[in-house]
About this RNA:
A computed fold for a 323-nucleotide part of an RNA from Glycine falcata, annotated as small-subunit ribosomal RNA, central domain. The RNAcentral record of the full RNA draws on SILVA. The organism belongs to Glycine subgen. Glycine, within Eukaryota. The coordinates come from a structure-prediction model, not an experiment, and the mean pLDDT is 81.

Context: one part of a larger RNA
RNA sequence: CUAGGCAUAAAGGGUUGAAAGUGAAAGUCGCCAAAAACUAGUGGAAUGCUCUCGAAACCAAUUCACUUGAGUGAGACAGAGGAGAGUGGAAUUUUAUGUGUAGGGGUGAAAUCCGCAGAUCUACGAAGGAACGCCAAAAGCGAAGGCAGCUCUCUGGGUCCCUACCAACGCUGGAGUACGAAAGCAUGGGGAGCGAAUGGGAUUUGAUACCCUGGUAGUCCAUGCCGUAAAGGAUGAGUGUUCACCUUAGUCUACGUGGAUCAGGGGCCCAGGUAACACGUGAAACACUCUGCCUGGGGAGUACGGUCGCAAGACCGAAACUC
Numbered sequence: 001c002u003a004g005g006c007a008u009a010a011a012g013g014g015u016u017g018a019a020a021g022u023g024a025a026a027g028u029c030g031c032c033a034a035a036a037a038c039u040a041g042u043g044g045a046a047u048g049c050u051c052u053c054g055a056a057a058c059c060a061a062u063u064c065a066c067u068u069g070a071g072u073g074a075g076a077c078a079g080a081g082g083a084g085a086g087u088g089g090a091a092u093u094u095u096a097u098g099u100g101u102a103g104g105g106g107u108g109a110a111a112u113c114c115g116c117a118g119a120u121c122u123a124c125g126a127a128g129g130a131a132c133g134c135c136a137a138a139a140g141c142g143a144a145g146g147c148a149g150c151u152c153u154c155u156g157g158g159u160c161c162c163u164a165c166c167a168a169c170g171c172u173g174g175a176g177u178a179c180g181a182a183a184g185c186a187u188g189g190g191g192a193g194c195g196a197a198u199g200g201g202a203u204u205u206g207a208u209a210c211c212c213u214g215g216u217a218g219u220c221c222a223u224g225c226c227g228u229a230a231a232g233g234a235u236g237a238g239u240g241u242u243c244a245c246c247u248u249a250g251u252c253u254a255c256g257u258g259g260a261u262c263a264g265g266g267g268c269c270c271a272g273g274u275a276a277c278a279c280g281u282g283a284a285a286c287a288c289u290c291u292g293c294c295u296g297g298g299g300a301g302u303a304c305g306g307u308c309g310c311a312a313g314a315c316c317g318a319a320a321c322u323c
Base pairs, nucleotide, nucleotide: 017053018052020050021049022048028044029043030042031041069169071165072164073163075160076159077158081155082154083153084152085151086150087149088132093127094126095125097123098122103114104113140147141146184225185224186223187222188221189220193219194218198214199213200212201211236290237289238288239287240286241285245266246265247264248263250261251260252259253258272279296323297322298321305316306315307314308313
């Protein structure tokens, strides 16, 4: 040099450009210089440092703009979303009266139980409480818990839209706050049915049960507390990216029981990931942001301490020891 290379083997400059000042002396290099050494003079270099100006990306700040993220208004739409008031019909129970007579009820079989003081059955009245059949659906709404007869009043949220505005106002969130099934607690009502506790009858070796007959709290309402559930999709929230089927509420197109597009609810499946089951545009895929939480089984969600609670208890929450 060619070829090949430069994460860890040799090899990528800890980004880069311009100008100025300084970088003492000695030293070093060049010249003077025809010169081996030395000396004098002169000129340069000098990785550095200081200062000024500039460029790119990034970070921060100021200002001006934009509309796609977020939000507001208009126009449409659906809904068991919430609160209050009123009201309806079946059914159970009780009760007045009539009819009517000996059983009824219950069970695997029985008995306790009800019935001649007239039951069960039946007819027509009355009272009272609770729950709302069909419609009804993998349907709908809600942050979750949850929400269903009907009507009225008040009221929250959502979806669509080629409609206006605003102009990044966003996402997440320890602490804190609000809501939070059922059961339970307090006070006052209510009490039909059901029914913890409990009496009785059965079963059984026994039966503190399962079955039957009664039945209190409770279940219901008002107000206040409790703050827990297998509170489950056993899946934290948000954003972006990836075919066809059914269905709910819309929009566009226009009659083809079609096509296009959104926001929900379901079913099936690619790619992909997963230990597998299964998931799969509503992800458990591919990525990002924030929060919560886990570190063998038991001891133990226990003890101690603290906070809350009228209490029941809730929340925070170990260790010894043992395998």